[in-house]
C1' cells in the first nucleotide's frame, strides 16, 4: 500500500428490509428489608449511538471522508 470486521450508558453487549419517547445485564446511587453488614427486592438517574459532511418528511441504521481497535494479502 489494498480488503475485511468492530465502535451505542463507567464496563459487558443487544437492536443495522430508516418510523416517531434507544435497550438488556452487571457497576454506581437511594430506599425496604437488618442490631449491623451482606444477600435479597423496589425505584430513579446515567447516551451528541467513534467525529463530521451528505441524502430523507424523517439516520444507531443509507452514501462520502476521517480517527481508534482487530484481522487477513503484498
Nucleotide at each position: 500500500g489494498c480488503c475485511c470486521c468492530c465502535g451505542u450508558a463507567g464496563c459487558u453487549c443487544a437492536g443495522u428490509u430508516g418510523g416517531a419517547u434507544a435497550g438488556a445485564g452487571c457497576a454506581g446511587u437511594g430506599c425496604u428489608u437488618u442490631c449491623c453488614u451482606a444477600a435479597a427486592g423496589c425505584a430513579a438517574a446515567g447516551g451528541u449511538c467513534g467525529u463530521a459532511c451528505g441524502u430523507u418528511c424523517g439516520a444507531a441504521u443509507c452514501g462520502u471522508a476521517u480517527c481508534g481497535g482487530g484481522g487477513g494479502c503484498g